Context: one part of a larger RNA
Molecule: large-subunit ribosomal RNA, domain I
Organism: Acidimicrobium ferrooxidans DSM 10331
RNA sequence: GGCCAACGGUGAAUGCCUUGGCGCCUGGAGCCGAUGAAGGACGUGGGCGACUGCGAUAAGCCAUGGGGAGCUGUCGACCAAGCGUUGAUCCAUGGAUGUCCGAAUGGGGAAACCCGGCGUGGGGAAUGCCACGUCACCCCUGCCUGAACACAUAGGGCAGGAGGAGGGAACGGGGGGAAUUGAAACAUCUCAGUACCCCCAGGAGAGGAAAGCAACCGCGACUCCCCUAGUAGCGGCGAGCGAACGGGGAUCAGCCCAAACCCGGGCGGUGUCAAGCCUGGCGGCGUUGCCGUCCGGGGGUAGCGGGAGCGACGAGGAGGGUGCGCCAGCCCCUCCAGGGAGUUACCAAGCAGCGCGUGAGCCGAAGCGACUGGAACGUCGCGCCACAGGGGGUGACAGCCCCGUAGGCGAAGCGAGCUGCCUCCCCGUCGCCACCCAAGUAGCGCGGGAUCCGGGAAAGCCCGUGUGAAUCUGCGAGGACCACCUCGUAAGGCUAAGUACUCCCAGGCGACCGAUAGCGAACUAGUACCGUGAGGGAAAGGUGAAAAGCACCCCGAGAGGGGAGUGAAACAGAUCCUGAAACCGUUGGUCU
Repeated sequence: GGCCAACGGUGAAUGCCUUGGCGCCUGGAGCCGAUGAAGGACGUGGGCGACUGCGAUAAGCCAUGGGGAGCUGUCGACCAAGCGUUGAUCCAUGGAUGUCCGAAUGGGGAAACCCGGCGUGGGGAAUGCCACGUCACCCCUGCCUGAACACAUAGGGCAGGAGGAGGGAACGGGGGGAAUUGAAACAUCUCAGUACCCCCAGGAGAGGAAAGCAACCGCGACUCCCCUAGUAGCGGCGAGCGAACGGGGAUCAGCCCAAACCCGGGCGGUGUCAAGCCUGGCGGCGUUGCCGUCCGGGGGUAGCGGGAGCGACGAGGAGGGUGCGCCAGCCCCUCCAGGGAGUUACCAAGCAGCGCGUGAGCCGAAGCGACUGGAACGUCGCGCCACAGGGGGUGACAGCCCCGUAGGCGAAGCGAGCUGCCUCCCCGUCGCCACCCAAGUAGCGCGGGAUCCGGGAAAGCCCGUGUGAAUCUGCGAGGACCACCUCGUAAGGCUAAGUACUCCCAGGCGACCGAUAGCGAACUAGUACCGUGAGGGAAAGGUGAAAAGCACCCCGAGAGGGGAGUGAAACAGAUCCUGAAACCGUUGGUCU
């Protein structure tokens, strides 16, 4: 020195464990914000570093309700000082306070800082100073003022406004919009209107009440699902892309304007034989009237076309009023009756009752003995409950020990629902007439886009550009185009449900993980650390049933160790469960 054996050191694998994750399901909730959000900074405790909570009223203040013996949050003990059956701590709900930054909004600014104006109050001899309130911008409404000659307008100012601004995981709509890739190369094409960027909306969003489909039969808003169907088609007819009609389901809802016409008002034009003032008669008035335009009210909303106007007919009762005055008629308004509807659109504000859910909680059955053991939840014996034998804990494996579980009960507040009160809305038929029925629109030319449709025989839809109609004997569509036939009624708007998603809350489940796994994060984790910055981004779990965490003695400066003691175990002693291997030793054996 090699090898072997035994025993150690080091080391952390492995096993077991789980407070943490992952995935999914069901239900809930689904917006927050100038009444200052989301997110932070700095503070805040008797001694306080971090986390949590809270905000100068600062681990808290007030009220209501629950609860019932302890309490002064966690790491995390200890000391000190207190509180509590006159009900604390704790839990739920409502309220108060809520520094500074942040849309950040008095002005500034290198966020959490600096500097002001005004009002009220405090302090002071006075200034500085202190407290509270208020002061950004835009928009809307009302009013005042008011240029360029007058009126007017622009502009300026004042007051009022829970108006806007910013944030939000995914989901939605819109504006932009790739490439890798596939085509076994590649350019049209594909990937894909995907990724990504921007804007906007909301608990959903979008869409939505036919200028639609269909086919000579008919359907009847929109959305979503299944089928139709990998069909019809499109396609360097390559790769590949890929409908609709129709059928079956989910859920269901339909409405309001513009215009004609009437009334009122503003402005402009015209205008004294006046047209006119509802009709008739009498009297009277007349810058009234008429035209244009704008604003407001009524009216009106459709495709078996609808409406306006005029005429006729049918329509319950009562009261009142104006139309220049009086009489009669007509007309209008209001109330009741009758009918209908209802808080999401159509029109809108509430109140009460009822039960349900939510939101603290409450009640809640039944086991003993012996044995082994450190410990009984084990074994043996004999019982019991069960609408409860889901689960967790307890010194080993517990239906009956504890928390619970099944079942039942439960307040203010909040939520949706139902009922009532209540509130809101309401003429029709026939005929005549030809007044209205959304214009730089439809259509068409040219250039694009989207659709299954790549420009094609290419309709229909959308955008740009040019040109440019008609008003129901109108206009559009039915895949070039024409005729016939059929369907619809564009150029204004609103609209719940069914659908999508899950940052969040509750419950449940898993041939999901078990600390190099599972979220990056089981632990002071988006921390430490790195980077000028955008950004990147760890490692790190386990004594024991219980600290019973080794009093006391000995060696030692201490660290550490030896006894003693605790414990079932100390080779469980805090570098603490198990404790593999590499690697390093000690003792013995053997070989050279």